[in-house]
RNA sequence: CAGAACGGUCGGCUGGUCGCGUUGCCAUAAAGGCGAUGAGGAAAGUCCGGGCUUCAUAGAGCAAGGCGCAGGAUAACGUCCUGGCGGACUGGAUGAAAAUCCAGUUUGACGGAAAGUGCAACAGAAAAUAUACCGCCUUGGAAAAGGCAAGGGUGAAAUGGCGCGGUAAGAGCGCACCAGCAGAGAGGUGACUCUUUGGCUUGGCAAACCCCGCUUGAAGCAAGAUCAAACAGGGCAAGGGGCUGCUCGCUCCGUAAUCGGCCCGGGUGGAUCGCUAGAGGUUGCAGGUAACUGCAAUCCCAGAUAGAUGACCGGCAUCUCUUUCAGAGAUACAGAACCCGGCUUAUAGACCGUUCUGCUUU
Numbered sequence: 001c002a003g004a005a006c007g008g009u010c011g012g013c014u015g016g017u018c019g020c021g022u023u024g025c026c027a028u029a030a031a032g033g034c035g036a037u038g039a040g041g042a043a044a045g046u047c048c049g050g051g052c053u054u055c056a057u058a059g060a061g062c063a064a065g066g067c068g069c070a071g072g073a074u075a076a077c078g079u080c081c082u083g084g085c086g087g088a089c090u091g092g093a094u095g096a097a098a099a100u101c102c103a104g105u106u107u108g109a110c111g112g113a114a115a116g117u118g119c120a121a122c123a124g125a126a127a128a129u130a131u132a133c134c135g136c137c138u139u140g141g142a143a144a145a146g147g148c149a150a151g152g153g154u155g156a157a158a159u160g161g162c163g164c165g166g167u168a169a170g171a172g173c174g175c176a177c178c179a180g181c182a183g184a185g186a187g188g189u190g191a192c193u194c195u196u197u198g199g200c201u202u203g204g205c206a207a208a209c210c211c212c213g214c215u216u217g218a219a220g221c222a223a224g225a226u227c228a229a230a231c232a233g234g235g236c237a238a239g240g241g242g243c244u245g246c247u248c249g250c251u252c253c254g255u256a257a258u259c260g261g262c263c264c265g266g267g268u269g270g271a272u273c274g275c276u277a278g279a280g281g282u283u284g285c286a287g288g289u290a291a292c293u294g295c296a297a298u299c300c301c302a303g304a305u306a307g308a309u310g311a312c313c314g315g316c317a318u319c320u321c322u323u324u325c326a327g328a329g330a331u332a333c334a335g336a337a338c339c340c341g342g343c344u345u346a347u348a349g350a351c352c353g354u355u356c357u358g359c360u361u362u
Stems, first nucleotide, its partner, number of pairs: 001358010012316007020038007040333001044344002047342005052220004059248004064216005069083005084110001085108010111211002116209002118205002133152002135148005160178002163175003179201001181198007224273004233264004239253005280299008317331006
C1' cells in the first nucleotide's frame, strides 16, 4: 500500500424568501406580531418481551405454547455479556504413524438415543435382534469341508485408530502410543479441566414423534374512561351468563322488565381524555473483564386525527466523469400515530477499530 473476515459511528450541514402542525407571550373590531419546537437507525416486518387498560372475586388440573451447556445482566425476553465444550479456517510445534498441543479469527437449533416408537432411497453380503460379495489360510486329485473379518469393494455411514509382535491365516490375541468409557484423587460457584488406574471398547438421526427439567391467565389503544345528542321496539330459551380453549370449582341472574346472551328491527356515528416527564436523554465520577449498575449535575427534544414536519434559490461537504481554466452529474434505505427493551430485513457513500494474508521499504 492492497485485500479478506468481524464489529462500531455518521448517513447531510448552513443562509435567505414563502408555507404548515403543536405551544407560550403580546394584541384583538378585524387582521396579525414575536419566540420555542417539529419524522428514524431502522420509524419497516409485527417476530419476541414488557409497561399500561379491561375482564366483579379466590383457585386447581388438563390441553396448548416457549426455552434447553454454565455463571451473570435486565422490568422481562427466544435478548445481551463472560466463560466451558464442539466444528471450520489460518499459522506454528511434537511425533515413525495415528493423533495431540499452542495462538488467532469465526461459528453452534449446545438436555436425553440404555423408557418407547420410528427413519436412513439406491448401492451393498450385511444398515443394529445387522455380515461373508471378492478375498486369505488348512485338509483334499477334485467336488467339498473347516477357520477368518486383518486386505479389497458398495455406501453419507460397515462392531475404536496407528505401529510392532504373534498366528495355518487372522482378530486387543498381546504390547507401546492416541481416542472413548468407568473408578479414584485434585482444582473450579459451575459448565468442565488435570493427574492416575483398569477391563479392552456399548453406530447415526430427537431442525423425527417422544422423555426429562424450568416456565406461561385472556384480550388488546379500533384496549378503555367521561360527556353530549337521538331513537322504536319485538322475539327465543328452563336453565343461562362470566372467570376460560376444556374439566372441576367459584360466582351473578332466574322462569325472562335484563347478570347477561342470541336473533330481527330502529337511532347515533359528535366532543374530551387515554396521548407523551419517561424502566427518559446528555455529561462527569465510582464499581465491574464485560453486559450493566450507583451517585451527582443538567435538559425537555412531535402529539397529528384524512392525518403537519414542506417548496424555491444560493453556499459548503462527499462521490463519479471529463479536464487548460474549470465544468457537468449524483447524493442511499426510507416517513411517527400509546410507549419502551430487543431481534430480523433494506441501505449510495464516508470514517474508525481487531485479526489474518500478500507486496514493498527501512
Molecule: Bacterial RNase P class A
Organism: Candidatus Rifleibacteriota bacterium